[in-house]
RNA sequence: GCCGAUGUAGCUCAGUUGGUAGAGCGACGCUUUCGUAAAGCGUAGGCCUCCGGUUCAAACCCGGACAUCGGCU
Numbered sequence: 001g002c003c004g005a006u007g008u009a010g011c012u013c014a015g016u017u018g019g020u021a022g023a024g025c026g027a028c029g030c031u032u033u034c035g036u037a038a039a040g041c042g043u044a045g046g047c048c049u050c051c052g053g054u055u056c057a058a059a060c061c062c063g064g065a066c067a068u069c070g071g072c073u
Stems, first nucleotide, its partner, number of pairs: 001072007010025004019056001027043005049065005
């Protein structure tokens, strides 16, 4: 330099042909216990890497940028 993949909650990831975003773990609260842990119930937490375009409507489609990973030279 060229090609490809990935970027969504604190972490690991889903989101099936565009329609107001979810799970597990973790955190916090309550129940339980003499107390802790475990277990059960509940709560909070993300405008989806950034910019632009298409559309009534974009995490999703198109273009560009950035970051990480892999391959080739």
Molecule: transfer RNA
Organism: Candidatus Saccharimonadota bacterium